[in-house]
Source information
This is a predicted structure of a 385-nucleotide RNA (Bacterial RNase P class A) from Marmoricola sp. Its Rfam family is "Bacterial RNase P class A". From the family's description: Ribonuclease P (RNase P) is a ubiquitous endoribonuclease, found in archaea, bacteria and eukarya as well as chloroplasts and mitochondria. Its family is annotated with ribonuclease P activity, dimeric ribonuclease P complex and tRNA processing in the Gene Ontology. By type it is a ribozyme. Model confidence (mean pLDDT): 78 of 100.

Order: sequence, then C1' cells, then structure tokens
RNA sequence: UGGGCUGGCCGGGCGACCGCGUCGAAGGAAACUUCGCCGAGGAAGGUCCGGGCUCCACAGGGCAAGGUGGUGGGUAACACCCACCCGAGGUGACUCGCGGGAAAGUGCCACAGAAAACAGACCGCCGCUCGCUGUUGAAUGCGACAGCGAGCGGUAAGGGUGAAACGGUGGUGCAAGAGACCACCAGCGCGGCAGGUGACUGUCGCGGCUAGGCAAACCCCACCUGGAGCAAGAUCAAACGCAAGCGUUCGAGGGCUGCUCGCCCGAGCUUGCGGGUAGAUCGCCCGAGGGUGUCGGCAACGGCACCCCUAGAUGGAUGGUCGCCAACCGUGUCGUCGCGAGGCGGUACGGCGAACAGAACCCGGCCUAUGAGCCAGCUCAUCCG
Repeated sequence: UGGGCUGGCCGGGCGACCGCGUCGAAGGAAACUUCGCCGAGGAAGGUCCGGGCUCCACAGGGCAAGGUGGUGGGUAACACCCACCCGAGGUGACUCGCGGGAAAGUGCCACAGAAAACAGACCGCCGCUCGCUGUUGAAUGCGACAGCGAGCGGUAAGGGUGAAACGGUGGUGCAAGAGACCACCAGCGCGGCAGGUGACUGUCGCGGCUAGGCAAACCCCACCUGGAGCAAGAUCAAACGCAAGCGUUCGAGGGCUGCUCGCCCGAGCUUGCGGGUAGAUCGCCCGAGGGUGUCGGCAACGGCACCCCUAGAUGGAUGGUCGCCAACCGUGUCGUCGCGAGGCGGUACGGCGAACAGAACCCGGCCUAUGAGCCAGCUCAUCCG
C1' cells in the first nucleotide's frame, strides 16, 4: 500500500417562512384565538421468543399435549447473552453447527445398483459334472491338455452403481478367496491413572475384529410450561328496566324572574333500586430507566456512590420549502516529514449532502430493512529499508 476478519460510531448542524399535537398561562358564553415549554427510532418494523402488569381458572398426584436439549455461568425470564468443549470450513485473523440417545424397540433410505441393512451375487475369479471341437498318446468306445457351452456349487479380493456398500495397508493362507489367521494403523466398548467445577482431554491395560445414515419419523431420557390479553381491566354514568309516591281542569311540573303577583305551555313528574349501553375519566409513562465514576468478574453481568427526567396521541401530532455550512469522495496543485516504499497537512474545482422507516401499555431479546461514510484491533499478500 492492497485484500480480508472482528468489534464499534454516525443516522447531520444553523437560519428564515409556512404547518401539526399534548400540556401550561391569558382571553372568550362557547366554538376557538394568542403566547410559552416539549414533541420518534436504531430499527419505533415483523409480532418470532421471554417477562412485568390486568382479569379469569386453580387442594394434591398422575396421564395427555406443547416446548427446550454439549458444559459452566449471566438474567426477572428466554429459543437471548458470555466463556469454554466437541465437530466442520478457512493459509490465517476467524466463521458455522436444527450439538441428548441410532450397541432399548419400531419405521424409512428416491434414482441407479446384484445388494440400502437378521445382507446380497450382475460381470469377474475358482472347483466339480456333462456335452461339443481341436491337438496328442494308446489303438476305434479310453486317457491327457487346450478352448467353447450348459448345470451344480464356492467366493466377495477386483470391476461396475450410488449421497452412502458391512474397517485400512501389508503378509500368511487357500482351488479361488475371506479378520479365517498375524503385524501395524484407524475406530468402538469397558476399566485404571492424571488434569479440569464440568462438557471433555491425555495416557495405560483388556476385549471382540468393526459398529451405515435419518430422532425437524414414532419413540426413550432430563428439564420447563394454566388461559386470555390494554379492545386487558377499573371508576363515574345519560338512555333503558322495575318499584313506590304525587298528578291529569280540584292541574304535578316547566318557561319569563333575585322574590311576590301575573301571563303562557302543560301530562307527566319525583324518589329508590338494578345491571351497566352511549359517553367521559383512569390504566398511561419514574422504569428489571439512562449517564458518569469506582469495585468484583476473562466476559456476559453485578455491587456501591453521585447526577439526570426525555412523546403519551385516540382516526391517531412530531412535517414541508429555501439558503448557508459541516462531514466525506475524486482530480489538480502547493507545503512538509521520510534513505525509500510512501505518509501528513493546506488550497482550487467538481460530486455528494443520502437510505430504511415511523411510537400506541411497558420492558429484555432475536430476525428483517437501510445510506454517504468514519474509527479501532487483528490477519494475509506485496513493496521499501
């Protein structure tokens, strides 16, 4: 200098004009007006997990159903996070794993292939019997050898199929072969010792010569799990229903009104109870909250101290236009540092000045979407000294 891996940061600033919402103050009979404060995100998203909160259900035990699944830790909890183990990939930094059990049982393994799991035999190899042909010996019918064909049998080393073929290499052995036997290696089971909290690792001994894959198929093992959700739910409460009382020209009640009189309207009115519709209010934003420092811990995270308060709409506000400037990129040029490869800074012009998206009870995660870029650590290659 270039490529890569990992972790983190930002998600523009200022001004002018127009506009929106909650809250507060002032004005107004009200509608509303004016002024002031505040007013989205890293994902507010998908609604995939986990909790808080609310209501309902609930003696205890078991079954069923669903979920989780290496080990240790973190947490309110998790399918999340951290560290480690094992396996796979990469030269490496590092990444990925739907990572309990397939020597409990059942089931499945497309196509191809002989055979896909209590093994099997297409080609090949080997043995025996029979037939035919050839050569040859003896003499016709018998024998030997070679070839071809058929039948019976042995074999699994070789070929071929497949994603996967019942340990590998070498030897002994055999008619040909084969863990049939032997040596070494790989792998498995059991036991001992050592290390580790543990998953596991290292090593020694023994065993049988060898065990295919799939559990996101049933199943087995261990652990976990009640249901519905803020349209949860709570309070007030028109209308409505029931009952009682009073009243319909002997007029309850209402309007004009401060009161009385008067005038007008006039068949309902009042009280209690009921469940609770419309509507209103609460739930509703101070919370497993954020920041800084310090201590413990490899880390996730936790303890302590101090400081901070930052949207609560309800048909759903948080926006738009213009100007200037940061920041960044490219090209040219100048300065400076360096032996050098090259670095750093200034300046001129040009470009860009973005995207995804948007609260609705609240948190912790995961996943997905996304822009001009920036920073740090590590790794590989190249160049210079």
It was read from a public genome assembly, where an Rfam model found it.